Record summary: A computed fold for a 132-nucleotide RNA from a Desulfobacteria bacterium, annotated as SAM-I/IV (S-adenosyl methionine) riboswitch aptamer. It matches the Rfam family "SAM-I/IV (S-adenosyl methionine) riboswitch aptamer". A reference for the family is Trausch et al. (2014), "Structural basis for diversity in the SAM clan of riboswitches", PNAS. Model confidence (mean pLDDT): 77 of 100. It was read from a public genome assembly, where an Rfam model found it.

[in-house]
């Protein structure tokens, strides 16, 4: 470093804030329905939600918490449908697709290679075993 497969969530939460771009987008497809020059998308900045992974919470474990590092999200919203079961029906179940995360950076790129940060902030329980 690139594929493939895995696994977990998809409820809910939080500025339709500022630049700057300038037509498109709401998801992969289709068909609908909705937003959009009173400004879509996209890129930054600020602010914020969440707690997936790293970091803290004396070790390790297991429930917790914290929220600093990497992400992601943040107007209505995986809009609604489409394949299968069940049901008059309304709707329920499940699968499909799709999003997200299963740390980050520098050097190096011979490799069994060599480092770095994670705040001044926050925040502990336990039936155990360690250290102090």
């Nucleotide at each position: 470093u690139c594929a493939u497969a895995g696994c977990a969530u998809c409820g809910a939460g939080a500025g339709u804030g500022g630049u700057g771009u300038g037509a498109g987008g709401g998801c992969a497809c289709u068909g609908g329905c909705c937003c959009a020059a009173u400004g879509a998308u996209c890129a930054c900045c600020c602010g914020g939600c969440a707690a997936c992974c790293u970091g803290g919470u004396g070790u390790a474990g297991c429930c917790g918490c914290c929220a600093a590092g990497g992400u992601g999200c943040c107007a209505a919203a995986g809009c609604c449908a489409g394949c299968c079961c069940g049901g008059u029906a309304a709707c329920g179940g499940g699968g499909g697709c799709g999003a997200u995360g299963c740390g980050g950076c520098u050097c190096a790129a011979g490799c069994g290679g060599a480092g770095c940060a994670a705040c001044u902030a926050a925040a502990g329980g336990c039936a155990u075993a360690c250290c102090g």